[in-house]
This is a predicted structure of a 73-nucleotide RNA (transfer RNA) from an archaeon. It was read from a public genome assembly. Its Rfam family is "tRNA". Rfam's curators write: Transfer RNA (tRNA) molecules are approximately 80 nucleotides in length. By type it is a transfer RNA. The prediction has a mean pLDDT of 81.

RNA sequence: GCCUCUGUAGCUCAGUAGGUAGAGCAUCACGCUGUUAACGUGAGGGUCGCAGGUUCGAGCCCUGCCGGAGGCG
Numbered sequence: 001g002c003c004u005c006u007g008u009a010g011c012u013c014a015g016u017a018g019g020u021a022g023a024g025c026a027u028c029a030c031g032c033u034g035u036u037a038a039c040g041u042g043a044g045g046g047u048c049g050c051a052g053g054u055u056c057g058a059g060c061c062c063u064g065c066c067g068g069a070g071g072c073g
Base pairs, nucleotide, nucleotide: 001072002071003070004069005068006067007066010025011024012023013022019056027043028042029041030040031039049065050064051063052062053061
């Protein structure tokens, strides 16, 4: 330098024929308990790496850039 994969909640990830963004764990509140833990219910938390483009509509398609992993030279 080139190619492939990858970047979504604090963490691990799902979302793959484009249609109003989810799960588990963690956190907080409440319930339960003599207390803690465990368990149950609920809540908060994301401008989907950045910037553009296409579209009525983009996490998803296209372009450039940035970070990570692998391969080739």